Description:
Model confidence (mean pLDDT): 85 of 100. A computed fold for a 106-nucleotide RNA from a soil metagenome, annotated as SAM riboswitch aptamer (S box leader).
[in-house]
RNA sequence: CUUAUCGAGAGCGGCGGAGGGACAGGCCCUACGAUGCCGCAGCAACCGGCUCCUAUGAGGGUGCAGGUGCUAACUCCUGCGGGGAACAAGUUCCCUGAAAGAUAAG
Numbered sequence: 001c002u003u004a005u006c007g008a009g010a011g012c013g014g015c016g017g018a019g020g021g022a023c024a025g026g027c028c029c030u031a032c033g034a035u036g037c038c039g040c041a042g043c044a045a046c047c048g049g050c051u052c053c054u055a056u057g058a059g060g061g062u063g064c065a066g067g068u069g070c071u072a073a074c075u076c077c078u079g080c081g082g083g084g085a086a087c088a089a090g091u092u093c094c095c096u097g098a099a100a101g102a103u104a105a106g
Base pairs, nucleotide, nucleotide: 001106002105003104004103005102006101011040012039013038014037015036019029020028021027023079024078025077026076041071042070043069046067047066048064049062050061051060052059053057075100080097081096082095083094084093085092086091
């Protein structure tokens, strides 16, 4: 850079001691111990393996002593644009396409 996916799923223990949720705003989590590291456990099924077929399909199934990933909140929500609803206004809410981000494969 390209493609696919992102409303589901899955946590305990040890170390350690103040931050963390990408960024900004919000809103949250956190001394009833965050982030991180380690151990074990688990989830999922992108790649790989195995297997099935009406077979070479962008197909179905299977968790496999394989390679990753993940285990608070929809990717926590919104950021840019389009449509709609309420309201006197400020503003709030709903739907939707992008952007950004994350993960995988190339």

Background: Rfam family: SAM riboswitch aptamer (S box leader). From the family's description: The SAM riboswitch is found upstream of a number of genes which code for proteins involved in methionine or cysteine biosynthesis in Gram-positive bacteria. The model forms 97% of the base pairs in the Rfam consensus. The sequence is in RNAcentral, with records from MGnify.